[in-house]
Molecule: SAM riboswitch aptamer (S box leader)
Organism: Clostridium felsineum
RNA sequence: CACUUAUCAAGAGAGGUGGAGGGACCGGCCCUGUGAAGCCCAGCAACCUGUAUAUAUUUUAUUACAAGGUGCUAAUUCCUACAGCGCUAGCUGAGAGAUGAGAA
Numbered sequence: 001c002a003c004u005u006a007u008c009a010a011g012a013g014a015g016g017u018g019g020a021g022g023g024a025c026c027g028g029c030c031c032u033g034u035g036a037a038g039c040c041c042a043g044c045a046a047c048c049u050g051u052a053u054a055u056a057u058u059u060u061a062u063u064a065c066a067a068g069g070u071g072c073u074a075a076u077u078c079c080u081a082c083a084g085c086g087c088u089a090g091c092u093g094a095g096a097g098a099u100g101a102g103a104a
Base pairs, nucleotide, nucleotide: 003102004101005100006099007098008097013041015040016039017038021031022030023029027079028078042073043072044071047069048068049066050065051064052063054062055061056060077096082093083092084091085090
C1' cells in the first nucleotide's frame, strides 16, 4: 500500500514542555499568541486481552470486574463532495476516512 469484518450522536486536562500552526483530502466553516503541531504527564473508553459467575454449549455465547496491547481526549468522522426523497429547510443511504481484530 491493497483485502475481510466491527464500530464511528457518548466519554476524557484552565498540567508541564514547545514555539506556529492545526482540523485527512475538495469547498466551506472553525480552532490557535487568553498560545497550534509535536513530546511528557494526566485522563476517557473498553476493540483485542485477562479473571470470575450463571446459563446454554463441540468450538463458543452472555454478564461483571480489571486494564496488559492498541486507540482516543474542540466542534456528529466539524459540515460537505455521490445517489434518492423534498419547493426549501432537511432526511436517508453510499463513497471516502479513522480505529480495532483478522487474513495475504